The prediction has a mean pLDDT of 78. Predicted 3D model of a 133-nucleotide RNA (FMN riboswitch aptamer (RFN element)) from Vibrio breoganii.

């Protein structure tokens, strides 16, 4: 510098004219980092946290330019984390914020005959990053 890759999940059953949106029981868990557990071919290497550290996508913001201007498109910005995020007991142990067991909690933007992580939709998108070349 080039290539490919890079997000899961409403299954029952209840009220109702309507709900995979409500209510009760379920399901889901990007990327690097750290590791006392676990595996192996014991040389090391793999795997191993949603709620510890960072990180990224969307809205919003802001900085330029256009225009039929107080809005609207375009374009570009993380030396903008605003929206925006969630953990506690108990156990082993020097030592756990990770390991075991418990019991919580948390989840962008629109859109929908009813409020949505779980449906539809920008998105055959764009991305933390990973492998090869």
């Nucleotide at each position: 510098a080039c290539u490919u890759c890079a997000g899961g999940g409403c299954g029952g059953g209840g009220c109702g004219a309507a709900a995979u949106u409500c209510c009760c029981c379920a399901c889901c868990g990007g990327u690097g980092g750290u590791a006392a557990a676990a595996g192996c071919c014991u040389a090391g290497c793999u795997u191993g946290a949603g709620c510890c550290c960072a990180c990224g996508a969307g809205c919003g913001c802001c900085u330029u330019c256009a225009c039929u201007a107080c809005g609207u498109g375009a374009a570009g910005g993380g030396a903008c984390a605003g929206c925006a995020g969630a953990u506690c007991u108990g156990g082993u142990g020097u030592g756990a914020a990770u390991c075991c067991a418990g019991a919580g909690c948390c989840g962008a933007c629109g859109g929908u005959u009813a409020c949505a992580g779980u449906c539809c939709g920008g998105a055959u998108g764009a991305a933390a990053g990973a492998a090869g070349u």
Description: The RNAcentral record of the sequence draws on MGnify.